[in-house]
Context: one part of a larger RNA
């Protein structure tokens, strides 16, 4: 001086980004035990007491044994009495409230820096699938789905449970629809070219046949178009006036869309300005709680708000305790240091 450990005046979070570490609580019995609540819990709530040993109690009571007992093995409560500083005498053995955000819970992850508010849940919904099922692997045969059959199977989303889930179908998507619009190869084959028997003095024309070239016209789904559809993707305005102080605006105009954000919630895991303003808590609080709404930019299954019970989950407070700290100390073991 490193590690690991015990102690430790007075004081008790003043430490620090946080009480991170230590400390502290611990077993049994008995007494007690709030709000809140989905009645189950919460709950070992919290908070108190007591525990050694010898005598008695001893026909409490319990075990054994029996037809039934009697023996024999224990034996609480009480009541006396002993001893130590101290009797769950070592050692193993929840700290505990309060409020609040996540997520209902039990589970399940980043083998090796992440254990959570992410993943999954049961529960809800919306869709495809009639079975040679939809899906999904495989060139193919086949196989799963299933030796199942719409109370079943696959995919999407949501996440327990309460109370609820608004408006918009214009874009996008899906579904349905067939009058018309366009539209592919086919089909169809006009017209026109090219040859050239033949005509014509010639220029040229030009039957058929052979080739080219191909127009009407015929014809699917799509698309256009016509509805439906938002627990489909998604979206959910702006300006200016206006009351007998004042401020404000319940009310009016006015432009604009498909429709202009319902209900709860809100400086919020969402808030730029913000340490927003106000009340709480503290002597003092950029956190924390309860309010306010002026939501830079919340909002109803990419589910809204609540919500007991749970969490090695995160945030603020409190109690008990403590070397975390004022502010260091001394001890022990093991290095280190010195001889060897």
């Nucleotide at each position: 001086c490193u590690a690991u450990u015990g102690u430790u005046a007075a004081g008790g979070a003043a430490c620090u980004c946080g009480g991170c570490a230590a400390a502290a609580u611990g077993a049994c019995c008995c007494c007690g035990u709030a709000a809140c609540u989905u009645c189950g819990g919460g709950a070992g709530a919290a908070g108190g007491g007591g525990u050694g040993c010898c005598a008695c109690g001893u026909u409490a009571g319990g075990g054994u044994g029996u037809u039934a007992a009697a023996g024999c093995c224990u034996g609480a409560a009480g009541u006396g009495g002993c001893c130590g500083c101290a009797g769950a005498g070592a050692a193993u053995a929840g700290a505990u409230c309060c409020a609040a955000g996540c997520g209902a819970c039990u589970g399940u992850u980043u083998a090796g820096c992440a254990a959570a508010a992410a993943c999954a849940c049961a529960g809800g919904u919306c869709u495809c699938u009639g079975c040679u099922a939809a899906g999904u692997c495989g060139a193919a045969a086949g196989a799963c789905g299933a030796u199942g059959u719409a109370u079943a199977g696959g995919g999407g989303c949501u996440g327990a449970c309460g109370c609820c889930u608004g408006c918009c179908c214009g874009g996008u998507g899906c579904u349905g629809g067939a009058a018309g619009g366009u539209u592919a190869a086919g089909g169809g084959g006009a017209c026109g070219u090219g040859u050239u028997a033949g005509a014509g003095c010639a220029a040229u024309c030009g039957a058929a046949g052979c080739a080219c070239c191909g127009a009407a016209c015929u014809u699917a789904a799509g698309c256009c178009c016509c509805a439906g559809u938002a627990a489909a993707c998604g979206g959910c305005g702006g300006c200016c006036g206006u009351a007998a102080c004042u401020a404000u605006a319940a009310c009016g105009g006015u432009c604009c869309u498909a429709a202009g954000g319902u209900a709860g919630c809100g400086a919020a895991a969402u808030u730029c300005c913000u340490u927003g303003u106000c009340g709480g808590g503290u002597a003092a609080g950029u956190u924390c709680c309860g309010a306010c709404c002026c939501g830079c930019a919340c909002g109803a299954a990419a589910g809204g708000c609540g919500u007991a019970a749970c969490g090695a989950u995160u945030u603020g407070g409190a109690u008990a305790c403590u070397g975390u700290c004022u502010c260091a100390a001394c001890a022990a073991u093991a290095g280190a240091c010195u001889c060897g």

Predicted 3D model of a 340-nucleotide part of an RNA (large-subunit ribosomal RNA, domain IV) from Marinisporobacter balticus. It matches the Rfam family "Bacterial large subunit ribosomal RNA". The source organism's lineage runs through Bacteria, Bacillati, Peptostreptococcales, Thermotaleaceae and Marinisporobacter. The coordinates come from a structure-prediction model, not an experiment, and the mean pLDDT is 87.